SAM riboswitch aptamer (S box leader) from Enteractinococcus coprophilus, 94 nucleotides, folded computationally. The source organism's lineage runs through Bacteria, Bacillati, Actinomycetes, Micrococcaceae and Enteractinococcus. The coordinates come from a structure-prediction model, not an experiment, and the mean pLDDT is 79. Rfam family: SAM riboswitch aptamer (S box leader). Its family is annotated with regulation of gene expression in the Gene Ontology. About the family: The SAM riboswitch is found upstream of a number of genes which code for proteins involved in methionine or cysteine biosynthesis in Gram-positive bacteria.
RNA sequence: AAACCAUCCAGAGCGGCUGAGAGAUCUGGCUCGACGACGCCGCAGCAACCCUCCGAUGAUCGGGCAAGGGUGCUCAUGCCAGGAACGAUGGAGG
Numbered sequence: 001a002a003a004c005c006a007u008c009c010a011g012a013g014c015g016g017c018u019g020a021g022a023g024a025u026c027u028g029g030c031u032c033g034a035c036g037a038c039g040c041c042g043c044a045g046c047a048a049c050c051c052u053c054c055g056a057u058g059a060u061c062g063g064g065c066a067a068g069g070g071u072g073c074u075c076a077u078g079c080c081a082g083g084a085a086c087g088a089u090g091g092a093g094g
Base pairs, nucleotide, nucleotide: 004091005090006089007088008087013043014042015041016040017039021032022031023030025083026082027081028080029079044074045073046072049070050069051068052067053064054063055061078086
C1' cells in the first nucleotide's frame, strides 16, 4: 500500500503567524473569506473510538465515568442535490 470492522444530521473557539482563495473530486447550488477565510502553531474546549479505571456477567459486555494515557474533532449532515468512485476518524491486523 491493499483487504476487514465500526462511525460520519449531537457537541465544542480564542490568540499568534501567514496572505487568497476555501468547503475531498465533476456538474449545479449554497456557505465561509482582505472586518483575513483555508492552512500552520499555541492554549482552551467538545466528544467518548481504544487503553487504564468503576460496575455487571458463567462468558461475551450493546453498561458507567471523563480522572490519567493514545487518537480524533471544534461553520453549515462528509454543507446540499445528482454522478461516479471515494474520503475521513477510530479499532483490529500486517